Model confidence (mean pLDDT): 83 of 100. A computed fold for a 1428-nucleotide RNA from an uncultured bacterium, annotated as small-subunit ribosomal RNA. The RNAcentral record of the sequence draws on ENA and SILVA.
[in-house]
């Protein structure tokens, strides 16, 4: 000192969270020792038991015990002093408290000093004795008695009162040193009372107060005082917060913080208050008295039921409640207190010990050596690595714990005596590594990672988040990290948080400027002079207790802890000084402000009057069938005459052009014209006043639209409403009508996205330009123009500011003053309360709960039913098809034992498959094998292991029998078989773990980088712009300059040609043929256009012209696209008694109500059939192509020349074409499906399930709905041919080859796709996006609520204990009867705070519910605000 978290990324705003410190703590796991502290925070709830306040015999008389006595002891009683201290607690108390600084109308036991005195009398009473009552507590009668008890008298002063004459008040002795007593004066110390200042929250508490405020008199008190009473007056307090309510002991201090602050008030010290709750007095120096009294109340206990007793918030202890807090210990040895002359007694104050890791501090759990880096465990790339010098083992030490021995200080007091702690601290000795380590963490923040298990499960989590089969985040193991007798968690406080901002924040768009003005209080305030000094500054004095903190020194072995010393700060008060600033007072000034005079501008306001255009209505004329409306329509109007048009009249509302970035006004707002009344501002003059100013909480006034009330008015428009459309629906958008309203007058309402989303005022800080009003100068006859000044209104822009956008003399810049407002989002501008309102509602204004974001600006994309430009067989223009038929083939579906698997919009579907009868084959049924059909290694065994042939059973595999043969090498060994073990095998799963390969956008023109520039940054520039191109192709311009991958070119092929070669071709010679190497085309030439360049248009020449045609070649990337079944491959799964492996036979992949894709053949005459005649190219060929010849009607068969190919064969008549003939519009001489019969060929084998030939049969089909596909030239269309695969073939498929050979393109509006630029965005999983509300289910909190229950404070009245005061009475008593006041109690009506409550309403939350689609793009009706 910061970090994480909003986003695709960025900057900002802003909240949440974390790292630090702390605690009277608690909980979890763990736990060796010592020192010092600390420990009932909750129920101020209840308490058993013991103890916590007594002492004095030298005040008194008596009693008892011992004693012969002297005397000693005990303790009850009277008396004295002390029980008002000490100890405990924090309930109450927001001031009768506390802190601090002062004051005086006062008091004081004990103590100190001084002065004076201490004389004379008397009456009682307890104890005691004898009785009475009572269970007890206790009571009561009689008798007699003492005192330092009590009473009377005397005396008295420096005492008190006084009318200054006077009056009044005292005492106690005991004893013989001394201790006392009384009066008075002082002191010390303590206390009473009073005052200033400070000391919580809440205004959703705004008014409070009758002894209230003051006076006079009296009473009362130690004393002032409404403290109390009588009378008089009507005051007193309050927005600087009275009164009320809630909370709370205050301070020194403690925690935190850099500080300012914030929080706290345990222990220790000071003060206050309390003593079961409420009230009251007595005694006393002192109390309204914790361990005293009286009364009331509640509770508890005893009881003989008559009555009594009690108060742990003292020390221990107990119950209860609680997350939670100790021993019914020792001692008066020390310190202190009470009494006493003293000895001494008492002391749960105190000194100590005990319990608790509760906190702080200290120590230890060993040290050194020890590598084959042991074993075990974990990981592994299988090589090794880690644990780890760690252990074992060897040597050493003994802190601590244990045992034994010694042994203080604390003791002070002249000698002596006296230690609870204490078997203490401390010292010595002994034995032995012996007695002693855990907790949390390990994804980031945050130090530290691997393996296994699990599979959005179980779980983790402070925040972000992790977990859906490769989890460093869950659980475990191992390693590691941190701290350590502790470690974590929870709770709370401060910090970080500048996140309440005085130090030290903000308000255009993030939360935040009041809708606007006037103005009260308040705050702030121009220039000069003088005086003064409650602010300010300075010096000094007093105080601010001690402890604490900080510093220095010292004592415990150290530290914590403790002691000593000096010091600082802050506040308050007193005294002296200063006078700059501020205040106050006085005197002046003119620049702020205001006034005066003059001038012009203006939709400023109010009232009245007037006007024209349009609209509508009425009447009339002309006129006829439509009008109107829309995307298209319909409702509607119209033959009773509309619309249209003309004339006349009525009505209400609004004011075209002028008109503008204009003007005016405080804002809302203001627009025809005229008049009247009226407000404000500007300019000029510098005449007057003399600071009169600025701002402005409350307050007052104004305040669009909608709305409300009363009365008018109502043409047009037009919520509601009706109808017509649209639609899935349409309570909407569109259309036809239409009420309130809109208009006027008066009265309310008081809100708007009331916006410049920008409060008012003053000052300062570059300019350029436009415009409105006024003035000056120059000029002019004048106006205009030009220059300057002032006041407004705009645009651009410098510095500066800003998160950026932007603002920028009209500031969002730089300063000053005052006001308002903000502090995460939602809940919510809501609830409750209050005020206002006729109502609607407005103003003020929360919380519970919930989320980790919500948000601003800008960036790159993507998208838009946004825009501009460009391209493409994209559309259009054409040609031919598909979709209808039959068949072939593929797919879905269905079926099946199986119909193996994959591919599924474009980018699957004649696709993987360039050949499923067996094989293939992965599927099914059945039969078999198990180290395996095939591979490698090791070990053992054997060379009669085994191979071949035949037979048997069998569907075969396989099993079994018989026969024949039966190793190599000199050796090492090799080879083969078999057994056993390592292992094999898998077309099993995951293409979402992968490699490789491929598809697609797309052969589209794009995609990037380096350096530099710009930006806080993401990013941007370059790559945008202009011209051009097929092209990011080229050129120009340019904060860019270059470069890369793409484009193009280089490569192949076709077209022209030269040279060379010549197997073959050809009769030769040659070269039309083939190959190799070359040439040729580059906008090179000309004209035009264009910007001079690039390029384009046209032309020449040329075989070919502007990329000559075609091919190969596919950028960065996208689709978790396809493929684990082509191959490879991680992981998972199946396999010693039988497989998901392997072998075999048969079947299936060829099924068939149906749907889809791709094709073939057709539907015919541009055709079909027959006969005849022509012209190819690419290819293939030895288990092959197969000529000639022969046979057959044909498929084909027999024979087998030639050819490993420019030679031979395929190959032929290539077919279409051409010529001739037939067919004559029909289901045909079209079409050929289907079916029957007979054959041929391949092959072990054509049943399921092959092809071909011949004869016969002759379906559907007459050009195909919506829709849809291909193609721009040697292309489409059409015609054949060849090849691969292949025994054969379901090929109509695919890949090639040649023959014949068109039409059309105006053009880019539309559809689709693509590109560039731009725009909007709430999208980024990127529009197949995002997202809103009702309803339904569940959960949660709060408010309302008929009521019900409880608490609190106060009022009125009733009753009224004890007691003070007071009156009266007598029998003078501890008397009786009254009176005032009053606690508790009761009654009554409200107030207030809680709890609970049927029910109803809203809010929030909740993986996959329903209905729609409101918002984000022009979101498909721009959105939003107010109102109804």
């Nucleotide at each position: 000192a910061g970090a994480g978290u909003u986003u695709g990324a960025u900057c900002c705003u802003g909240g949440c969270u974390c790292a630090g410190g702390a605690u009277g703590a608690a909980c979890g796991c763990u736990g060796g020792c010592g020192g010092u502290g600390u420990g009932g925070a909750u129920a101020a709830g209840g308490c058993a038991u013991g103890c916590a306040a007594g002492u004095c015999a030298a005040g008194g008389g008596g009693g008892c015990u011992c004693g012969c006595a002297a005397g000693a002891g005990c303790a009850a009683c009277c008396g004295g002093c002390a029980g008002a201290c000490g100890a405990a607690g924090u309930a109450g108390u927001a001031a009768u408290a506390g802190a601090u600084a002062g004051g005086u109308a006062c008091g004081u036991c004990c103590c100190u000093u001084c002065g004076a005195g201490u004389c004379g009398g008397g009456c009682a009473u307890a104890g005691c004795u004898u009785g009475u009552c009572g269970a007890a507590a206790g009571u009561u009668a009689a008798g007699g008695u003492a005192a330092u008890u009590c009473c009377c008298g005397a005396u008295a002063g420096u005492c008190u009162c006084u009318a200054c004459g006077g009056a009044g008040u005292a005492a106690a002795g005991a004893u013989u040193u001394u201790c006392g007593c009384u009066c008075g004066a002082a002191g010390a110390a303590c206390g009473g009372c009073c005052u200033g200042u400070c000391c919580g929250g809440u205004a959703u508490c705004a008014g409070c107060u009758a002894g209230u405020u003051g006076g006079u008199g009296a009473g009362g008190u130690a004393a002032u005082g409404g403290c109390u009473c009588a009378c008089c007056a009507a005051g007193g307090c309050u927005a600087u917060g009275a009164c009320g309510c809630c909370u709370a002991g205050g301070g020194g201090a403690c925690c935190u913080g850099a500080g300012a602050g914030g929080g706290u008030g345990a222990c220790c010290c000071c003060c206050a208050c309390u003593g079961a709750u409420g009230g009251a007095a007595c005694u006393g120096a002192g109390a309204u008295a914790c361990g005293g009294u009286c009364c009331a109340u509640a509770c508890a206990c005893c009881u003989a039921c008559g009555g009594g007793u009690g108060g742990c918030u003292g020390c221990a202890g107990u119950c209860g409640a609680g997350a939670a807090u100790c021993u019914u210990c020792c001692a008066c040895a020390a310190u202190g207190g009470g009494c006493g002359a003293a000895a001494g007694c008492c002391u749960g104050a105190u000194g100590g010990a005990g319990c608790g890791a509760c906190a702080c501090c200290g120590c230890g759990u060993g040290c050194a050596g020890g590598a084959u880096g042991a074993a075990g465990u974990c990981c592994u790339u299988c090589g090794g690595g880690a644990u780890g010098u760690a252990a074992a083992c060897u040597g050493c030490u003994u802190u601590u714990a244990u045992g034994g021995g010694g042994g203080a200080g604390g003791a002070a007091a002249u000698u002596a005596u006296u230690g609870a702690c204490g078997u203490u601290a401390c010292c010595c000795c002994a034995a032995g590594a012996a007695u002693a380590a855990g907790a949390g963490g390990u994804u980031g923040c945050u130090a530290a990672a691997c393996u296994c298990g699990u599979g959005c499960c179980a779980g983790c989590a402070g925040c972000a988040g992790c977990g859906g089969u490769g989890a460093u985040a869950c659980g475990a193991g191992u390693g590691c990290c941190u701290c350590a007798a502790g470690c974590g968690u929870u709770a709370u406080c401060c910090g970080g948080a500048a996140u309440u901002a005085u130090u030290g924040g903000g308000c255009g768009u993030a939360a935040a400027g009041g809708g606007u003005g006037c103005g009260u209080a308040g705050g702030u305030g121009g220039u000069u002079a003088u005086g003064u000094u409650a602010g300010u500054c300075u010096u000094u004095u007093g105080u601010u207790a001690a402890a604490u903190u900080a510093c220095u020194c010292g004592g415990c072995u150290u530290a914590a802890c403790c002691g000593a010393g000096g010091a600082c700060a802050u506040g308050c008060a007193g005294a002296g000084g200063a006078a700059a600033c501020g205040g106050c007072a006085u005197a002046a000034c003119u620049u702020g402000a205001g006034g005066a005079u003059g001038c012009g501008a203006g939709a400023g306001g109010u009232a009245u009057a007037u006007g024209g255009a349009a609209c509508u209505c009425u009447a009339g004329g002309u006129g006829u069938a439509g009008c109107g409306g829309u995307g298209a329509a319909a409702u509607g109007c119209g033959u009773u005459g509309a619309u249209a048009u003309c004339u006349a009249g009525g009505g209400g509302a609004a004011c075209a052009c002028c008109a503008a970035a204009u003007g005016c006004g405080a804002a809302g707002g203001c627009a025809a014209u005229a008049u009247a009344c009226u407000g404000g501002a500007g300019c000029a003059u510098u005449c007057c006043u003399g600071a009169c100013a600025c701002u402005g909480a409350g307050g007052c006034a104004c305040g669009a639209a909608a709305g409300c009330g009363u009365g008018g008015g109502u043409a047009g428009c037009g919520a509601a409403u009706g109808g017509g459309a649209u639609u899935a629906g349409a309570u909407a958008c569109c259309c036809c009508a239409g009420u309130a309203g809109u208009c006027c007058a008066c009265g309310c309402c008081c809100u708007a996205a009331a916006c410049g989303a920008u409060g008012a005022u003053c000052a300062c800080u570059a300019g350029c330009u436009u415009u409105u009003u006024c003035g000056a100068g120059u000029a002019u006859c004048g106006a205009c123009c030009c220059u300057c000044g002032a006041a407004g209104a705009g645009g651009c822009g410098u510095a500066g500011c800003u998160a950026a956008c932007g603002c920028g003399u009209u500031a969002a810049g730089u300063g000053a003053u005052c006001c308002g407002c903000c502090u995460g989002g939602g809940u919510a501008g809501u609830a409750c309360g209050g005020c206002c309102g006729c109502a609607a509602g407005g103003c003020u204004a929360a919380a519970a709960c919930u989320c980790a974001a919500a948000g601003g600006a800008a960036u790159a994309g993507a998208c838009g039913g946004g825009g501009a430009c460009u391209u493409g067989c994209a559309c259009a223009a054409g040609c031919g098809g598909a979709g209808g038929a039959a068949c072939a083939u593929g797919u879905g579906g269905u079926u099946u034992a199986a119909u193996u698997c994959g591919a599924u919009g474009g980018u699957a579907a004649a696709c993987g498959a360039a050949a499923a009868a067996c094989c293939u084959u992965a599927c099914c049924a059945g039969g078999g094998u198990u180290a395996g059909a095939a591979a490698u290694c090791u070990a053992g065994u054997u060379g009669a292991a085994g191979a071949c042939g035949a037979g048997c059973a069998g569907a075969a595999a396989c099993g079994u029998u018989c026969g024949u043969c039966g190793c190599c090498g000199c050796a090492a060994g090799g080879c083969a078989a078999u057994u056993a073990g390592a292992c094999a095998g898998g077309u099993g799963c995951u293409g979402c773990a992968u490699g490789g390969u491929c598809g697609u956008c797309g052969u589209c023109a794009g995609u990037u980088c380096g350096u530099g520039g710009c930006u806080u940054g993401a990013g941007u520039u370059g790559u945008u712009c202009c011209c051009u191109u097929a092209a990011g192709u080229g050129g120009g311009g340019u904060a860019a300059c270059g470069a890369a991958c793409g484009c193009a070119a280089c490569c192949c092929u076709c077209g022209u040609u030269g040279u060379c070669u010549g197997u073959u071709a050809c009769a030769a010679g040659u070269g039309u043929c083939a190959g190799a190497c070359g040439a040729g085309a580059c906008u090179g030439c000309c004209c035009c256009u264009u910007u001079u360049c690039c390029a384009g248009g046209g032309g020449a020449g040329g075989a070919a012209g502007g990329u000559g045609g075609g091919g190969a070649u596919g950028a960065c990337g996208c689709c978790a696209g396809a493929u684990c079944a082509g191959c490879a491959u991680g992981g998972c799964c199946c396999u010693c008694u039988g497989a998901u492996a392997c072998c075999c036979u048969g079947g299936g992949c060829c099924a068939c109500a149906c749907a889809c894709g791709u094709g073939u053949u057709a539907c015919a005459a541009u055709g079909c059939c027959g006969u005849u005649u022509a012209c190819a190219a690419c290819g293939g060929g030895a288990c092959g192509c197969g000529a000639c010849g022969g046979g057959g009607a044909a498929a084909c068969c027999c024979u087998g020349a030639g050819c490993a190919a420019a030679u031979c064969c395929u190959u032929a008549g290539a077919a279409a074409a051409a010529a001739c003939g037939g067919c004559c519009a029909a289901g045909u001489u079209c079409g050929g499906a289907u079916u029957g019969a007979g054959g041929u060929c391949u092959g072990a084998a054509a049943c399921u399930c092959g092809a071909c030939c011949u004869c016969a049969u002759g379906a559907a089909g007459c050009u195909g709905g919506a829709u849809u596909c291909g193609c721009u030239a040697g292309u489409a269309a059409u015609c054949a041919c060849a090849g691969g695969u292949c025994a054969g073939c379901c090929a109509u498929a695919c890949u090639g080859u040649g023959g014949u050979g068109a039409a059309u393109a105006c053009g880019u509006u539309c559809u689709c796709a693509a590109g560039u630029c731009u725009u909007g965005u709430a999208c980024u999983c990127a529009c197949c996006g995002c997202c809103c509300g009702u309803c339904a289910g569940c959960c949660c909190a709060a408010g309302g609520g008929a009521g019900c229950u409880g608490g609190g404070a106060a009022u009125a009245c009733c009753c009224g204990a004890a007691g003070u005061c007071u009156g009266c009475g007598c029998u003078u008593g501890u008397c009786g009867c009254g009176g005032c006041c009053u606690a508790a109690g009761g009654u009554a009506a409200g107030c207030u705070c809680a709890g609970u409550g049927a029910c109803a309403g809203g809010g929030g939350g909740u993986a996959a519910g329903u209905c729609g689609u409101a918002a984000c793009a022009a979101g498909g009706u721009a959105a939003c605000c107010g109102u109804a």